[in-house]
């Protein structure tokens, strides 16, 4: 320093023909238990790393920036 791959809920990830922001886990609240698990139902939770930029519309394209993996050096 150069090339790559990642950044989305607490935690592991999904979402690449650009138009609804999601799952399982963990939270929390009610069913059910004498209770506790298990199991069922429901809610919370999110500037989608960061600025711009192109579009009617961007997590999704494009630029640059930060951060971590990795491989040359």
């Nucleotide at each position: 320093g150069g090339g790559u791959a990642g950044u989305u809920a607490g935690c592991u990830c999904a979402g690449u023909u650009g138009g609804g922001a999601g799952a399982g886990c963990a939270u929390u609240u009610c069913c059910u238990u004498u209770a506790c698990a298990c199991g069922g139902a429901a809610a919370a939770g999110g500037u989608c790393g960061u600025a711009g930029g192109u579009u009617c519309a961007a997590a999704u394209c494009c630029u640059a920036c930060a951060c971590u993996g990795c491989c040359c050096a």